[in-house]
Context: one part of a larger RNA
RNA sequence: UUGGGCGUAAAGCAUACGUAGGUUGAAAAUUAAUUGGCUAAAUAAAAACUUAAACCUAAUUUUAUUAUUAUUUACUAAAAUUUUUUUCUUGAGUUUAGAAGAAGGCUGUAGAACUUUAAAUGUAACGGUAAAAUGUGUUGAUAUUUAAAAGAAUCUCAAUAGCGAAAGCAGCAACCUAAGUUAAAACUGACACUAAAGUAUUAAAGCGUGGGUAUCAAAGGGGAUUAGAUACCCCCGUAGUCCACGCUGUCAACGAUGAGUGUUUACUUUUGAACAGUCAGAAGUGAAGUUAACACAUUAAACACUCCGCCAGGGAACUACGAUCGCAAGAUUAAAACUC
Numbered sequence: 001u002u003g004g005g006c007g008u009a010a011a012g013c014a015u016a017c018g019u020a021g022g023u024u025g026a027a028a029a030u031u032a033a034u035u036g037g038c039u040a041a042a043u044a045a046a047a048a049c050u051u052a053a054a055c056c057u058a059a060u061u062u063u064a065u066u067a068u069u070a071u072u073u074a075c076u077a078a079a080a081u082u083u084u085u086u087u088c089u090u091g092a093g094u095u096u097a098g099a100a101g102a103a104g105g106c107u108g109u110a111g112a113a114c115u116u117u118a119a120a121u122g123u124a125a126c127g128g129u130a131a132a133a134u135g136u137g138u139u140g141a142u143a144u145u146u147a148a149a150a151g152a153a154u155c156u157c158a159a160u161a162g163c164g165a166a167a168g169c170a171g172c173a174a175c176c177u178a179a180g181u182u183a184a185a186a187c188u189g190a191c192a193c194u195a196a197a198g199u200a201u202u203a204a205a206g207c208g209u210g211g212g213u214a215u216c217a218a219a220g221g222g223g224a225u226u227a228g229a230u231a232c233c234c235c236c237g238u239a240g241u242c243c244a245c246g247c248u249g250u251c252a253a254c255g256a257u258g259a260g261u262g263u264u265u266a267c268u269u270u271u272g273a274a275c276a277g278u279c280a281g282a283a284g285u286g287a288a289g290u291u292a293a294c295a296c297a298u299u300a301a302a303c304a305c306u307c308c309g310c311c312a313g314g315g316a317a318c319u320a321c322g323a324u325c326g327c328a329a330g331a332u333u334a335a336a337a338c339u340c
Base pairs, nucleotide, nucleotide: 004311005310006309007294008293012308014201015200016199017198021194022193023192025088026087027086028085029084034080035077036076037075039074040073041072042071043070044069045068048066050064052062053061054060091191092188093187094186095185096183097182098181103177104176105175107173108172109171110154115149116148117147118146119145120144121143125136126135162169163168206247207246208245209244210243211242216240220236221235222234223233258307259306260305261304262303263302266285267284268283269282270281271280272279273278289296290295313340314339315338322333323332324331325330
């Protein structure tokens, strides 16, 4: 402990776009479907209070009244919602000017290093480990020098930095494309927020077809270690790692924190623009407040509102069955028996 919750206890979809739906600025008029009225009337109703009657009395039954509730009709319309119309500029968007950025795509190019090949010099070792051995080497290795090839990745700058919706993004240059931000005006005039369904994007690994293959390296082989060693260490090494196109659609996809709007004590560092002060980000410390505590604290987990998603003791179970998707691997959706 449902009038409840979701950073860490169960719980925020990986992310974005977006249809329905829900919610939604200011002013004026209008509408009356909704809603409201100590308004009025009618109808209906169990129990109760009060009144009267039946009964010798009581229980009980009946009658009347009051009050309450519901429905209908009439009247009314301050505020709200709704309908329609007009207007406005603060929300939202467009235009102009500027700066910043590892944002994306595509093409080209650069220098180190590893490896391999060829040649030269040169001689007995090299390599590897805690120690060794497997391995390489007198068919001349390792080392040094010169030349060439190929693939992959970009030292320093580099940051607690920057950009992107997330995944993610880093040598340099050109071209193409996108987003945010700042300044000052002009324009449109609520065009907005959220978001079931749906669509798109989505690390690594994996799959299909065709290339490529330097390094590293699942599997596999060998050497050690060990009681054993299907491992840790060493020598090799194939898929893969890279590219193009297609599929897969998952993760501790994490800020373990959904999106949007408004309000709220201060300080420090930092990025971009304005240029004292401000705006938009990225971090740190901390006030109120919140929190079970840890902690959060203008980038809220504070104070409020709108919309969506999700949770309901542990295990069984990110499972079975069914369905959908997939070439497959599997993914999504998702129980129960039983047990504590």